[in-house]
Parts: sequence; structure tokens; C1' cells
RNA sequence: UUAAAGUUUCAGGGGUGGUGAAAGUCCACACCGGAGGUUAUAGUCCUCGACCGCAGAAAUGCGCUGAAUCGGUGAAAUUCCGAUACCGACGGUAAAAGUCCGGAUGGAAGAAACGACGG
Repeated sequence: UUAAAGUUUCAGGGGUGGUGAAAGUCCACACCGGAGGUUAUAGUCCUCGACCGCAGAAAUGCGCUGAAUCGGUGAAAUUCCGAUACCGACGGUAAAAGUCCGGAUGGAAGAAACGACGG
């Protein structure tokens, strides 16, 4: 100086009002945005995780998987600035849920720290 196995920790946000017998689910307005990547910063580009389905005793494998345009600046931006849009698993519920409760004190993409021996 390089650096693997491994260990530890961390790893999802968001509400008020109205109607009603009943709604944090409807209506009005508001609010939120996992991880890595990308000539330049992304909920809407690419990839991945999660959720869900099928198979399996399990490990795990396979599948499924939402949504953006226009204008501006620039060498470069579907990422910035301006405008107007759009999207959001499953189960529950006195009434339909991105924002309530639950599986979940779970799992996980991944991030950080430590890292013998050895070369």
C1' cells in the first nucleotide's frame, strides 16, 4: 500500500375540515416519497428491494410488479428552475384507505464501522 472471509450497527415518510347513524376509507383542501445508477440533484428514466402469486419440507427458484409532460438554463438534466399532471401491495374496518390498525419488536435492496492471516 492492497485487501477477502467474517462481525456489528443502521436501513419508509405522511391529516385537517365537511357530510353522515356510521368514514383518519367518501368529498374539499393538504401532506408523503425505500436502495443503487445516471455527463447534473429523480416517487413517474434504468436496475433492485418490499408486497403479491405459483412450486418446494426448507433453503430457494420462477413469475408479477404503479405513475410525466411542456417550457427554460446549460457542454451535459424525462433528475435543476417554472407550469400543469399523475402513481401508491396485502388483510382489517359501523362506509370504499399512499396518510388509521395489523402481519412487522418481521424481512430486505443497501449504507456505515471494524476486519486476523496473507500478498
Molecule: FMN riboswitch aptamer (RFN element)